Molecule: transfer RNA
Organism: Bacteroidota bacterium
RNA sequence: CACGGGAUGGAGCAGUCAGGUAGCUCGUCGGGUUCAUUACCCGAAGGUCAUAGGUUCGAAUCCUAUUCCCGUUA
Numbered sequence: 001c002a003c004g005g006g007a008u009g010g011a012g013c014a015g016u017c018a019g020g021u022a023g024c025u026c027g028u029c030g031g032g033u034u035c036a037u038u039a040c041c042c043g044a045a046g047g048u049c050a051u052a053g054g055u056u057c058g059a060a061u062c063c064u065a066u067u068c069c070c071g072u073u074a
Stems, first nucleotide, its partner, number of pairs: 002072006010026004020057001028044005050066005
């Protein structure tokens, strides 16, 4: 330099192909249970989906550019 993959709550991931309510597990906070708790049960908060633009009634999803990370090749 070229090509491929990836970026989504604090952590790890799904959802993208086929546009239509942003989900799972753990963690955090509150309550319950208990002599007590790390266990169990209930509930809540936390995301402008890497950035910017475009298409569309509507974009995490499609298109373009850019940034960062990983890999392959030279």